[in-house]
Context: one part of a larger RNA
């Protein structure tokens, strides 16, 4: 130098753990804001610095309820201080709540700077304090604004890429913007769909079905009928008529007319109402009152063990016993149904609250069918897009920039050019609960992780640090049962390190602390070149 072994060092891998997260399931709630939000900034505790809470009344103050021997936040220490004249704790109503931020007296490089105008400080002038003083809609009252990363609805809207180039297509009506709303939205009570049989409003799942179709028939994109489910609920105007009333025009001065408000009236397809005549107050719906089932939040009760032996501990292991509507978790010096905290279970308050009940409202039928009504610059076409799975095509259907323009129930739409026949509806006005999406928040679960894993984050994490900026963006848990966190002594300059002594089961458990692989470094003993 090599081999082989000894016992450190360094290093943090394994394995054990878990405050953390990540999924789902159920149930509840879906807002906050000019009375000044979200979110900051800057103070605040005797005592740095951060992190919670809080606001010059500042880890807080008043009041009720419950609670009860402590207590003074994480977080020791020191000094003090509060508490049976009920501290501290929970809940719940209140007070204060600086500045900055829509920010709103004016301005501004966010957390600052300068004002008017009234009261006050004994008059002035300066000052100081409190209080006003933005814009916009509105006749006033009064409302708007701004937040919130999810979900819904409208408006406007790319490329990247795909097609193995690209240009119609694709990505994609996505991502971005912007306007609105709701606890949801949206959509909805057939001018539907089917096919000679029928279904019967809308939404969501599965499925028909990767089918029929569209398609430089490339890449691709992709339904509907029907079938099985989840929830289910239906309403109401407009007109016609009648009445009432204002204007207006007319006039023989009684009236009529017409146009607008208002009220009854009616509201649909086997057509309906209107009118005419002839019966009736019904079921039913909703509003509201109560305030029970049953939720849910606060509190309260809530059974049943002893020895021994091991061991530092006893919950272990032995015996012999008890409860159980409770043997679901947790925690306690090992592994505890019987120590503790709870659990099952009851009860007391407060909330929310179905059904049933009471009260109001609203709500009906037959015949006849001579006359009226039944949504007009609408449907419809012509030209330009656009949406339907369907790229203008043989294109139905739905919106509409443009330009035309219709019937009136013997009427009118539809049924994928058109057209006859047959079938289905009845358009041009509204509204409408469940199922359906998402988020928080609560409770439970997991052939979900366990510290390079689970969120970027088990710690002061969107922190530290980078970047002008948009923005990027970490590392890094573990001592013991219990600090008992090593009094004293020595060596050293040393508050450094170690070296007896203590604590402890245990310090090769000593805060560079659980176990402590590897790789790397020397130290020593064998043996060998």
């Nucleotide at each position: 130098g090599g081999c082989a072994g000894u016992a450190g060092g360094c290093g943090g891998a394994u394995g054990c753990c878990u405050u953390u997260g990540c999924u789902c399931u159920u149930g509840a709630c879906a807002a906050c804001g000019a009375u000044g939000a979200a979110g900051g900034a800057c103070g605040u505790u005797a005592u740095a610095a951060g992190c919670u809470g809080c606001g010059a009344u500042a880890a807080g103050c008043u009041a009720u309820a419950c609670u009860g021997a402590g207590g003074c936040g994480c977080a020791a220490a020191u000094g003090g201080c509060c508490u049976g004249u009920g501290a501290g704790g929970u809940a719940u109503a209140g007070a204060u709540u600086u500045c900055c931020g829509a920010a709103u007296g004016g301005g501004g490089u966010a957390a600052c700077c300068c004002g008017g105008c009234a009261a006050u400080a004994u008059g002035a002038a300066g000052u100081a304090u409190u209080g006003u003083c933005a814009u916009c809609c509105g006749a006033a009252a009064g409302g708007a604004a701004g937040u919130a990363c999810a979900c819904c609805c409208g408006g406007a809207g790319a490329a990247c890429u795909g097609a193995a180039a690209c240009a119609u297509c694709u990505a994609a009506g996505u991502a971005c913007c912007c306007g609105g709303a709701g606890g949801a939205a949206a959509a909805g009570a057939a001018a539907a769909c089917a096919a000679u049989a029928g279904u019967g409003a809308u939404u969501c799942c599965c499925u028909a079905a990767g089918u029929a179709g569209c398609g430089g028939c490339g890449a691709g994109c992709g339904a509907a009928c029907g079938g099985g489910g989840a929830a289910c609920a239906g309403c109401c105007c407009a007109a016609a008529c009648c009445a009432g009333u204002a204007a207006u025009g007319u006039c023989u001065a009684g009236g009529c007319a017409u146009u607008g408000c208002u009220g009854g009236g009616g509201u649909u397809g086997u057509a309906g109402g209107a009118c005419a005549g002839a019966u009736a107050u019904a079921a039913g719906u909703u509003a509201u009152a109560c305030g029970u089932a049953g939720g849910u939040c606060u509190u309260c009760a809530g059974a049943a063990g002893u020895a021994a032996c091991u061991g530092g501990a006893a919950a272990g292991u032995u015996a012999c016993a008890c409860c159980a509507c409770a043997g679901g978790g947790g925690g306690u010096g090992a592994u505890a149904g019987u120590c503790c905290c709870g659990u099952a279970u009851g009860a007391a308050g407060g909330u929310u609250g179905a059904a049933a009940u009471g009260u109001a409202a609203u709500g009906a039928u037959c015949u006849g069918u001579a006359u009226c009504c039944u949504g007009a610059g609408u449907a419809g076409c012509g030209c330009g897009g656009a949406a339907c799975a369907u790229g203008u095509g043989u294109a139905a259907u739905u919106c509409u920039g443009u330009g035309u323009g219709a019937a009136u129930c013997u009427g009118c739409c539809a049924g994928a050019a058109c057209c006859a026949u047959c079938u289905g509806g009845u358009a041009a006005g509204g509204c409408u609960a469940a199922a359906u999406a998402u988020g928080u928040c609560a409770a439970g679960a997991g052939a979900c992780c366990g510290a390079u894993a689970g969120u970027g984050a088990a710690c002061a994490a969107g922190u530290a640090c980078c970047g002008u900026g948009a923005g990027g963006g970490a590392a890094a848990g573990g001592u013991g049962a219990a600090a008992a966190g090593u009094a004293c002594c020595c060596u050293g300059a040393a508050a450094a390190a170690g070296g007896g002594a203590g604590c402890g089961a245990a310090a090769u458990a000593g805060u560079a602390c659980c176990u402590g692989a590897a790789a790397c470094c020397a130290a020593u003993u064998g043996u060998u070149u």
This is a predicted structure of a 529-nucleotide part of an RNA (large-subunit ribosomal RNA, domain I) from a Flavobacteriales bacterium.
The coordinates come from a structure-prediction model, not an experiment, and the mean pLDDT is 80.
Rfam family: Bacterial large subunit ribosomal RNA.
The sequence was found in a public genome assembly.